Overview:
Predicted 3D model of a 476-nucleotide part of an RNA (small-subunit ribosomal RNA, 3' major domain) from an uncultured prokaryote. Its Rfam family is "Bacterial small subunit ribosomal RNA". Its family is annotated with structural constituent of ribosome and ribosome in the Gene Ontology.
Context: one part of a larger RNA
RNA sequence: UGACGGGGGCCCGCACAAGCGGUGGAGCAUGUGGUUUAAUUCGAUGCAACGCGAAGAACCUUACCUGGUCUUGACAUCCUUGGAAUUUCGCAGAAACGUGAAAGUGCCUUCGGGAGCCAAGAGACAGGUGCUGCAUGGCUGUCGUCAGCUCGUGUUGUGAAAUGUUGGGUUAAGUCCCGCAACGAGCGCAACCCUUAUCCUUACUUGCCAGCGGGUUAUCCGGGAACUUUAGGGAGACUGCCGGUGAUAAACCGGAGGAAGGUGGGGACGACGUCAAGUCAUCAUGGCCCUUACGGGAUGGGCUACACACGUGCUACAAUGGCAGAUACAAAGGGUUGCUAACCAGCGAUGGUAUGCGAAUCUCAUAAAGUCUGUCGUAGUCCGGAUCGGAGUCUGCAACUCGACUCCGUGAAGUUGGAAUCGCUAGUAAUCGUGGAUCAGAAUGCCACGGUGAAUACGUUCCCGGGCCUUGUACA
Numbered sequence: 001u002g003a004c005g006g007g008g009g010c011c012c013g014c015a016c017a018a019g020c021g022g023u024g025g026a027g028c029a030u031g032u033g034g035u036u037u038a039a040u041u042c043g044a045u046g047c048a049a050c051g052c053g054a055a056g057a058a059c060c061u062u063a064c065c066u067g068g069u070c071u072u073g074a075c076a077u078c079c080u081u082g083g084a085a086u087u088u089c090g091c092a093g094a095a096a097c098g099u100g101a102a103a104g105u106g107c108c109u110u111c112g113g114g115a116g117c118c119a120a121g122a123g124a125c126a127g128g129u130g131c132u133g134c135a136u137g138g139c140u141g142u143c144g145u146c147a148g149c150u151c152g153u154g155u156u157g158u159g160a161a162a163u164g165u166u167g168g169g170u171u172a173a174g175u176c177c178c179g180c181a182a183c184g185a186g187c188g189c190a191a192c193c194c195u196u197a198u199c200c201u202u203a204c205u206u207g208c209c210a211g212c213g214g215g216u217u218a219u220c221c222g223g224g225a226a227c228u229u230u231a232g233g234g235a236g237a238c239u240g241c242c243g244g245u246g247a248u249a250a251a252c253c254g255g256a257g258g259a260a261g262g263u264g265g266g267g268a269c270g271a272c273g274u275c276a277a278g279u280c281a282u283c284a285u286g287g288c289c290c291u292u293a294c295g296g297g298a299u300g301g302g303c304u305a306c307a308c309a310c311g312u313g314c315u316a317c318a319a320u321g322g323c324a325g326a327u328a329c330a331a332a333g334g335g336u337u338g339c340u341a342a343c344c345a346g347c348g349a350u351g352g353u354a355u356g357c358g359a360a361u362c363u364c365a366u367a368a369a370g371u372c373u374g375u376c377g378u379a380g381u382c383c384g385g386a387u388c389g390g391a392g393u394c395u396g397c398a399a400c401u402c403g404a405c406u407c408c409g410u411g412a413a414g415u416u417g418g419a420a421u422c423g424c425u426a427g428u429a430a431u432c433g434u435g436g437a438u439c440a441g442a443a444u445g446c447c448a449c450g451g452u453g454a455a456u457a458c459g460u461u462c463c464c465g466g467g468c469c470u471u472g473u474a475c476a
Base pairs, nucleotide, nucleotide: 001476002475003473004472005471007470008469009468010467011466012465013464015460016459019424020423021422022421023420026315027314028313029312030311031310032309033308034306035305042053043052064301065300069296070295073125077124078123079121080120081119082118083117086103087102088101089100090099091098107114108113127290128289130288131287132286136284137283138279139278140277141275143273148187149186150185151184152183153182154163155162156161167178168177169176193267194266195265196264198235199234200233201232202231203230208224209223212222213221214220238261241255242254243253244252245251317417321376322375323374324373325372326371327370333364334363335362338357339356343352344351345350383414388409389408390407391406392405393404394403430452431451432450433449434448435447436446
């Protein structure tokens, strides 16, 4: 100087408390451990692994296994020889691959040949998701959006170092003020950026429709530029104003005006560093290793196994509900290998025909919870939907292992969950639906969108984590 203390002081955080809703019990989905297996590919492992890499394993993906197979190789550069490239049809085979036949003779040319492509050959070499993240780059997590981390000069100390950065106030903040052997500065904080909330202005189509005319009552047509919306430009918030407290400071408390008030809400943004944290399987890369195989191509299987254990979710156990009928109101996205209207067929998944739209025009697309009416009457039920049987639809060479969906039947556990444990402070929790990425098909996951919309916070004694000062130490 640090680190540590079941030392002290001050302060903060959904850290506790006060509340609301969960998890832990059930069924299922999904990940992991374990076990099994020819293989169940690999990685991630307290917080900070476990709906994680994976924004999507039937083949492919795929790295694993089985048997069958290739050896200059699927891919790159160089050399030699031959052939245009290319296309079609057979045979054998699970395919890879092997084998046979036919069509085809292009472009440039100084007629030597050349470019591109294909085949054969020789070797230099290719290739490796093989090992080492404790050899590395890059990227990322975490403490933590915590308020800290340092430097120059000066000064103090023999020195390690100190001072500044401590102190008195204050702040979300090393934020600001005052003081001070310090004076300044840098990286962080804040601001600058995006978005949301208000207004003005410009623009008026595909969007809008107040007034006017028509009308088949559909902003449909004429028309309008007000309103909504869209997207360009501006205004606006700065403790600016008033009162009080305070050291006359910084600031704090209250108020006015205002759409918004003291960082208005949200996002992006992550200092010096810590964990030899994670990743050699995104990529790159040193070293080591394999080279008729640890490389390459192909079939089938596996990653989907199942006594069990754990994590994360979904659906429930019902009446603030289930079912049936009627009816209202979003936002944000996607669409040409695509989204598909209307009509017809089907109980339905869906199919047929067909229309519009590269989309403020057409379409996905009925939002659902809500509201109104009826029914059920506390029952393992008109709750709950697992499981199983049957019949189908769609995608796709192909749904057996192993897809999603529909219909009929079946109708399991479950009556609110032990110890324990998690999230959340406002348009939040809870609840309700909608869209997107990936994607042929395949979400209860992920990312986004809006609708309805709470309760509680006395307080900081305690638990956890963190910051500053101080103290002890046989630790570095």